[in-house]
RNA sequence: AGAUUAUAAUUAGCGCCAGGCCUUAGGGGUUAACGAGGAUUAAUGUUAUCGAAUAUUUCGGCGGAUGCAUUAACGGGUGGUACUCGAGAGAUAUAUUACAAAAAAUAAAAUUAAAAUUAUAACAAAAGAUAUAUCAACUAGAAGG
Numbered sequence: 001a002g003a004u005u006a007u008a009a010u011u012a013g014c015g016c017c018a019g020g021c022c023u024u025a026g027g028g029g030u031u032a033a034c035g036a037g038g039a040u041u042a043a044u045g046u047u048a049u050c051g052a053a054u055a056u057u058u059c060g061g062c063g064g065a066u067g068c069a070u071u072a073a074c075g076g077g078u079g080g081u082a083c084u085c086g087a088g089a090g091a092u093a094u095a096u097u098a099c100a101a102a103a104a105a106u107a108a109a110a111u112u113a114a115a116a117u118u119a120u121a122a123c124a125a126a127a128g129a130u131a132u133a134u135c136a137a138c139u140a141g142a143a144g145g
C1' cells in the first nucleotide's frame, strides 16, 4: 500500500485541496463553515433552509448533498384522475412557547512553530408545538377509462 472476513460506530453544512492565509531554515505541516433543521420514488434543472460568531481568509476552487421548481409514479384527504399535501400526509396570518454548537475567555497536556485536542460557563433563528381567525377554487350522477 492492496485484498478478504467479522464486529461496532458513523454517514451530508458533508468530503477534498493545484491557489491563498498561517507556520517551518527547508522538506513539510496546518487551516480551509459553528451548530440547528432536513429524505415517498425516478428524471431534468438549479449559486439548496435557518440562525450563531466575525466585520474577518467562514478567502478561493472541485465534488457531493436530505432544499426548491417542473414532469411522471406511489400514497393521505375528498364523490372526483381536478385540488392540496408527503407518512406528524390542507394553506395563510396573528399571539404564546421549546431547543445549539463554535468563536471569544480561562485552564491543562503536548508541539520547533502554526494549528489541532481536552475541560469550564453562557448565548439563536427557522422548521416545530399550542391557541385563535380567515380561506379552501372547480365539478357533482359527474369527473376518468
Stems, first nucleotide, its partner, number of pairs: 014063004019059001020031001022029002034051003040073007074086004079139002090135008105120004